[in-house]
Context: one part of a larger RNA
RNA sequence: UCCGACGAGUUACUGUGCGGUGCAAGCUUAAGGCUCUUAUCGAGCCGAAGGCGUAGCGAAAGCGAGUCCUAACCGGGCGAUUUAGUACCGUAUAGUAGACCCGAAGCUGAGUGAUCUACCCAUGGCCAGCGCGAAGCUUCGCGAAAGCGAAGUGGAGGUGCGAACCCUUCAGUGUUGAAAAACUGUGGGAUGAGCUGUGGGUCGGAGCGAAAGACUAAACAAACUCAGAAAUUGCUGGUUCUCCCCGAAAUAUUUCUAGGGAUAGCCUCGGAUAAUUGAAUAGUAGGGGUAGAGUGCUGAAUGGGAUACAGGUCCAUACUAGGAUGCUGGUUCCAACCAAACUCCGAAUACUACUAUUUUUAAUCCGGGAGUAAGACAAUGGGGGCUAAGCUCCAUUGUCAAAAGGGAUUCAGCCCAGACUGUCAGCUAAGGUCCCUAAGGAUAGGCUAAGUGGUAAAGGAUGUGAACUCACUAGAACAACCAGGAUGUUGGCUCAGAGGCAGCCAUCAUUUAAAGAGUGCGUAACAGCUCACUGGUCGAGUGAUUUCGCGCCGAAGAUGAACGGGGCUCAAGCCUAUUACCGAAGCUGCAGAUUUGUUUUGCCUUCGGGCAAGACAAGUGGUAGGGGAGCAUUGUCUGGUUGGUUGAAGGCGUACCGUAAGGAGCGCUGGACACCAGACAAGGGAUUAUGUCGGA
Numbered sequence: 001u002c003c004g005a006c007g008a009g010u011u012a013c014u015g016u017g018c019g020g021u022g023c024a025a026g027c028u029u030a031a032g033g034c035u036c037u038u039a040u041c042g043a044g045c046c047g048a049a050g051g052c053g054u055a056g057c058g059a060a061a062g063c064g065a066g067u068c069c070u071a072a073c074c075g076g077g078c079g080a081u082u083u084a085g086u087a088c089c090g091u092a093u094a095g096u097a098g099a100c101c102c103g104a105a106g107c108u109g110a111g112u113g114a115u116c117u118a119c120c121c122a123u124g125g126c127c128a129g130c131g132c133g134a135a136g137c138u139u140c141g142c143g144a145a146a147g148c149g150a151a152g153u154g155g156a157g158g159u160g161c162g163a164a165c166c167c168u169u170c171a172g173u174g175u176u177g178a179a180a181a182a183c184u185g186u187g188g189g190a191u192g193a194g195c196u197g198u199g200g201g202u203c204g205g206a207g208c209g210a211a212a213g214a215c216u217a218a219a220c221a222a223a224c225u226c227a228g229a230a231a232u233u234g235c236u237g238g239u240u241c242u243c244c245c246c247g248a249a250a251u252a253u254u255u256c257u258a259g260g261g262a263u264a265g266c267c268u269c270g271g272a273u274a275a276u277u278g279a280a281u282a283g284u285a286g287g288g289g290u291a292g293a294g295u296g297c298u299g300a301a302u303g304g305g306a307u308a309c310a311g312g313u314c315c316a317u318a319c320u321a322g323g324a325u326g327c328u329g330g331u332u333c334c335a336a337c338c339a340a341a342c343u344c345c346g347a348a349u350a351c352u353a354c355u356a357u358u359u360u361u362a363a364u365c366c367g368g369g370a371g372u373a374a375g376a377c378a379a380u381g382g383g384g385g386c387u388a389a390g391c392u393c394c395a396u397u398g399u400c401a402a403a404a405g406g407g408a409u410u411c412a413g414c415c416c417a418g419a420c421u422g423u424c425a426g427c428u429a430a431g432g433u434c435c436c437u438a439a440g441g442a443u444a445g446g447c448u449a450a451g452u453g454g455u456a457a458a459g460g461a462u463g464u465g466a467a468c469u470c471a472c473u474a475g476a477a478c479a480a481c482c483a484g485g486a487u488g489u490u491g492g493c494u495c496a497g498a499g500g501c502a503g504c505c506a507u508c509a510u511u512u513a514a515a516g517a518g519u520g521c522g523u524a525a526c527a528g529c530u531c532a533c534u535g536g537u538c539g540a541g542u543g544a545u546u547u548c549g550c551g552c553c554g555a556a557g558a559u560g561a562a563c564g565g566g567g568c569u570c571a572a573g574c575c576u577a578u579u580a581c582c583g584a585a586g587c588u589g590c591a592g593a594u595u596u597g598u599u600u601u602g603c604c605u606u607c608g609g610g611c612a613a614g615a616c617a618a619g620u621g622g623u624a625g626g627g628g629a630g631c632a633u634u635g636u637c638u639g640g641u642u643g644g645u646u647g648a649a650g651g652c653g654u655a656c657c658g659u660a661a662g663g664a665g666c667g668c669u670g671g672a673c674a675c676c677a678g679a680c681a682a683g684g685g686a687u688u689a690u691g692u693c694g695g696a
Base pairs, nucleotide, nucleotide: 001696002695003694004693005692006691011097012096013095014094015093016092017091018090019089020088021087022086023085026052027051028050032046033045034044035043036042056063057062066078067077068076069075100238101237103235107228108227109226110225111224112223118202119201120200121199122198123197124196125195126194127192129161130160131159132157136153137152138151139150140149141148142147165189166188167187170185171184172183173182204220206216207215241630242629243628244627245626246625251264252263253262254261255260265372266371267369268368269367270366271365272364273363277362278359279358280357281356282355283354284353285352286351292345293343294342298339299338302335303334304333305332306331307330309329310328311327312325313324314323315322375400376399377398378397379396380395381394382393383392384391405416406415407414420592421591422590423589425588426587427586431582432581433580434566435565436564440579442578443577444576445575446574447573453568459553460552463550464549465548466547467546469544470543471542472541480537481536482535483534484533486510487509488508491505492504493503516531520529521528593620594619595618596617597616598615599614600613601612602611603610604609631685633682634681635680636679637678638677639676640675642674643673650669651668652667653666654665656663657662
């Protein structure tokens, strides 16, 4: 991992709702008893104790269709005037119990453990060999003595080296090991606070500890065993057959609350109400202060003018006073501009009311049952952030969630569209129609040359098309060519020089068809070339600004990857217009199923209704969840002219039937029990729980 079996909303009591049965202003017995009985199951009959209901109000005495409050109500509260209950059964749900199942770490009690290990007690055992050489003692020497020195002797020591023994520093190996801590080498202690045998002692909030929270039997920040015990868990996992109808939420308030609850909202089922209730659309009537706009108010902010109010400065002045000045502030005016917390204004939407039309009551109330209270993205209006985020927080709408189908190459949240079933029929949506690939190499007119299309900005450019304006132009433009481009003068200054052309100042006049006190190159300075400007040749448009369309550059990354591919250029690209076709589970046709409502006929009826066959209308995606109807398994009761050794159940196979769960028939196997109808009762359905057991 697979296969098989087992494996999770149960039972009791008490409420509440719904359904059923009996009786009904009443209903009902409990314990217990009697009779019968298959003598442990049960059936019938007794047994009013008690319970609920028939009357309420008051704390109560109490009064009573009333009563309480009060001194008292012409007041107020709760009631009556409107009567249905009760016992049992079923079902749904709640409470109390383990309460759908499995799962803690832990807590408490009573016991068992010191054969491991920690420490202690008693009694035993063990420590090769070799060093160092304390005290003391002896002899000698010295000394008056105390004593000192030398040699020898001696053999102390938590002394040295080093086996046994004890330990385990480092390294390697081992790491599904030879071993749930070892092996090999190396290392520490090795007469001591040493090591060790045997026996004994101390233990669970306790022991023991040269102290590491170490150790207390391979487990210790509180051992192990059993019990309380099915501890508790707002957490994780799992929770078993089918079909039909409806179908959510991810919000608000509150919560020692935030991944849990309660109440409301939204779903479902039942009952009641049927009224201009609900919804949509149209019209009418409203209030608003958003978008926008505006600057009258509040505030912000730019430029300018005015003003002698305050300050400064100047003039004048013995003092008091005075005069001038827009420099600073203030005030005021003009122009232009701004605002979520500005408004003299002010929409569209939205909301409310009324009227009309349409619409299967779609509405509201009461009651039973829920789930949800982690939402996601997109568009729009905003807050936060960086007008960042597949960011975050609100609002409105949509989709997903809980939605399949078509399109977008691929792609929950985008576009189209909401799947009851079948169909080798038709029409369309989004999107498409050269080939891959269903359908136009469609029509008409333009644009693009960049493979732009088929990624991107500021910025840049005689790309190209369209439109307007201005200037020049047959009185000859623009370009090209021929010729001129002069004189005062080398203007003045400066300067080594400055002659049109380093720089500063001025920038006149003359001759002219025209020619700057000079546009650029150039020289040390001149020279030289050239331009402006003019004439000629030529003979038709030329030049400039602006706006719009489509293109170009800007454009650098790591496998080759920026049309899905091939490939495409008066397109198979882009814009405009037209037309045909393709294209979905959409719509339509045909056939069928089913739900709800209305209705026809037939049958049955306890007269409430039920069943069957049609007709019409509207439906039939669906998670959590609510409601309804069934299938299968095991057993019980009743019925069966039921089947079975001429072969039951079970097993294997099979092309049949049913909308499904499922059900037959037949063949083989098997070898003794089954089946049908109705009712009843459940240990009643498994692909998942790191499920349990067995097998592979």